Transfer RNA from a marine eukaryotic metagenome, 72 nucleotides, folded computationally. The RNAcentral record of the sequence draws on MGnify. It matches the Rfam family "tRNA". Its Rfam clan is "tRNA clan".

[in-house]
RNA sequence: GGGGCUUAGCUCAGCUGGUCAGAGCGCAGAUUUUGUAUAUCUAAGGUCGCAGGUUCGAAUCCUGCAGUCCCC
Numbered sequence: 001g002g003g004g005c006u007u008a009g010c011u012c013a014g015c016u017g018g019u020c021a022g023a024g025c026g027c028a029g030a031u032u033u034u035g036u037a038u039a040u041c042u043a044a045g046g047u048c049g050c051a052g053g054u055u056c057g058a059a060u061c062c063u064g065c066a067g068u069c070c071c072c
Stems, first nucleotide, its partner, number of pairs: 001071006009025004018056001028042004049065005
């Protein structure tokens, strides 16, 4: 100098900008059990890395910065 990634505690999805921001695992509760595990059900948990811009509207587009990985 060039490129990829950053979304829940973890691993990740999210199409051409518009629906309430989601899945699995995990955590908590309930049922079941003598108890645990399994199973079923329910709930919680998010400034979408940070700041700014564009737009009626941004996780999504643009700019800067930060972190991380790779290449030179």